[in-house]
Context: one part of a larger RNA
RNA sequence: GGACGAACGCUGGCGGCGUGCUUAACACAUGCAAGUGGAGCGACGAAGCGGACUUCGGUCCGUGGCAGAGCCGCGAACGGGUGAGUAACACGUGGGUAACCUACCCCAAUGACCGGGACAACCCGAGGAAACUCGGGCUAAUACCGGAUGUUCUGCACUCUCGUAAGGGAGUUCAGCAAAGAUAGCUUCGGCCUUCGCAUUGGGAUGGGCCCGCGGCCCAUUAGCUUGUUGGUGAGGUAACGGCUCACCAAGGCUGCGAUGGGUAGCUGGUCUGAGAGGACGAUCAGCCACACUGGGACUGAGACACGGCCCAGACUCCUACGGGAGGCAGCAGUGGGGAAUCUUGCGCAAUGCGCGAAAGCGUGACGCAGCAACGCCGCGUGGGGGAAGAAGGCCUUCGGGUUGUAAACCCCUUUCAGUUGGGACGAAGCUUCCAGUGUUAAUAGCGCUGUGGAGUGACGGUACCUUCAGAAGAAGCCCCGGCUAACUACGUGCCAGCAGCCGCGGUAAUACGUAGGGGGCAAGCGUUGUCC
Numbered sequence: 001g002g003a004c005g006a007a008c009g010c011u012g013g014c015g016g017c018g019u020g021c022u023u024a025a026c027a028c029a030u031g032c033a034a035g036u037g038g039a040g041c042g043a044c045g046a047a048g049c050g051g052a053c054u055u056c057g058g059u060c061c062g063u064g065g066c067a068g069a070g071c072c073g074c075g076a077a078c079g080g081g082u083g084a085g086u087a088a089c090a091c092g093u094g095g096g097u098a099a100c101c102u103a104c105c106c107c108a109a110u111g112a113c114c115g116g117g118a119c120a121a122c123c124c125g126a127g128g129a130a131a132c133u134c135g136g137g138c139u140a141a142u143a144c145c146g147g148a149u150g151u152u153c154u155g156c157a158c159u160c161u162c163g164u165a166a167g168g169g170a171g172u173u174c175a176g177c178a179a180a181g182a183u184a185g186c187u188u189c190g191g192c193c194u195u196c197g198c199a200u201u202g203g204g205a206u207g208g209g210c211c212c213g214c215g216g217c218c219c220a221u222u223a224g225c226u227u228g229u230u231g232g233u234g235a236g237g238u239a240a241c242g243g244c245u246c247a248c249c250a251a252g253g254c255u256g257c258g259a260u261g262g263g264u265a266g267c268u269g270g271u272c273u274g275a276g277a278g279g280a281c282g283a284u285c286a287g288c289c290a291c292a293c294u295g296g297g298a299c300u301g302a303g304a305c306a307c308g309g310c311c312c313a314g315a316c317u318c319c320u321a322c323g324g325g326a327g328g329c330a331g332c333a334g335u336g337g338g339g340a341a342u343c344u345u346g347c348g349c350a351a352u353g354c355g356c357g358a359a360a361g362c363g364u365g366a367c368g369c370a371g372c373a374a375c376g377c378c379g380c381g382u383g384g385g386g387g388a389a390g391a392a393g394g395c396c397u398u399c400g401g402g403u404u405g406u407a408a409a410c411c412c413c414u415u416u417c418a419g420u421u422g423g424g425a426c427g428a429a430g431c432u433u434c435c436a437g438u439g440u441u442a443a444u445a446g447c448g449c450u451g452u453g454g455a456g457u458g459a460c461g462g463u464a465c466c467u468u469c470a471g472a473a474g475a476a477g478c479c480c481c482g483g484c485u486a487a488c489u490a491c492g493u494g495c496c497a498g499c500a501g502c503c504g505c506g507g508u509a510a511u512a513c514g515u516a517g518g519g520g521g522c523a524a525g526c527g528u529u530g531u532c533c
Stems, first nucleotide, its partner, number of pairs: 001533004006529005013380006019373002021338001026336003030333003035074003040071002048063006081291003091215007100208002105204007113147004122137006153176003157172006181196002185192002217263003224254003229251008266288004270281004293314005316327004344370001346369003352366001353364004383413004393404004417474001419469001422466002427460001430457005435451006477522005482503003488517005498505002
């Protein structure tokens, strides 16, 4: 000198864009943060509409379909948070997988036949303070189960071919393995057809698992470490290789090119600095990893050993009728605590994206916005021109004057920003719906496409922006002035009070302390402290 997720002191006008618990991975009141599908299913069935009866109160039937609960499907493994642990194939980079998996999506091939029995909801009963639980009965399905079929696929065997090899590919026989419907329209009531779904297989895409080479901290005042340890055979297990696990056998394996142990630490793209080499760091943003009160475990599933799932143990908190139960903010806000220190219990799904749905749509503290904070960067303003009797006042003085100083007053202008008046967005070239046309089609269903066509859709926000009005009007401080280092005098003080980054100032004329006048520097900031280069 530069930099900062900064803090502290004094001061503080506006805007844009960013950033904001670095400490206790401390404990958490309250609300919200993951739902969705009625075009899979049964039941219930509000408003409204129509009809019948009526004692005019209503009752019944049909249509209709909101909301809540249940079965079922998909999602909940994403998105969001944190950095505790981890010195490790965790990460980065380059490879391997002839040792593997991949829901939804895309392409292609083939199929979807015949049957069956339940369980919720509901009704009845019982227990419990509650959480909730138990028994009996009824019922549907794209829920569950059995059989058939088998393009394929899987397994054993055989043949051919490729490969250095483990093995890969093709073919044949035998054995084994599948399914579900819903919806709109037409109908001669037989069925046909649209769209979405279902099953098996091959390929793709995407996402992962596993393995390997190389790379990146400190301590030798850590020198030896290891028994599933190192290898083999066989078996089990896994999507998959493998001591991953087990039985048996052998006695190996690592290490001064630093094993083992200890300390510290998430890694990277990058950030800061520096001419570079390098050094330091790893906030925000992006990729990967790990974790979710602490420890352990599995279940479901394509995917988890699962932040807002389950079970067990522990600590803590809460409820209790004392028998027993409930909870997990390192999601967004917010509270207490710790600390030098870090924000609103806001608005909206309009946009972007994600989940579900055929769609309309619903959900989304992701996200988009707003709020707070000079925390940072950038921009703007606090006026411009003229004006010497060089006014008054202040300060200094050699008492002549000098200086503050064109500074003020005064004259002439301007009106950014803030204030006031009126208008008022882009973000929606999208999306939804209606209408018309067109393609597909048997079809005026459905689906796709087209339209200066109609209507609807914005949290921010009456915001940005434009405009009216008024008047210099509302807007400057902080640090320093001995040398380094730009900037000097007076008074007070008298080794006192004090200053100080280093050298050093102060003991009676202090440019170094305090105040004043003047001056220098930066400026909505200026200084100090801390840390890094």

Record summary
Small-subunit ribosomal RNA, 5' domain from Solirubrobacter phytolaccae, 533 nucleotides, folded computationally. Model confidence (mean pLDDT): 81 of 100. The sequence was found in a public genome assembly. Rfam family: Bacterial small subunit ribosomal RNA. The source organism's lineage runs through Bacteria, Bacillati, Solirubrobacterales, Solirubrobacteraceae and Solirubrobacter.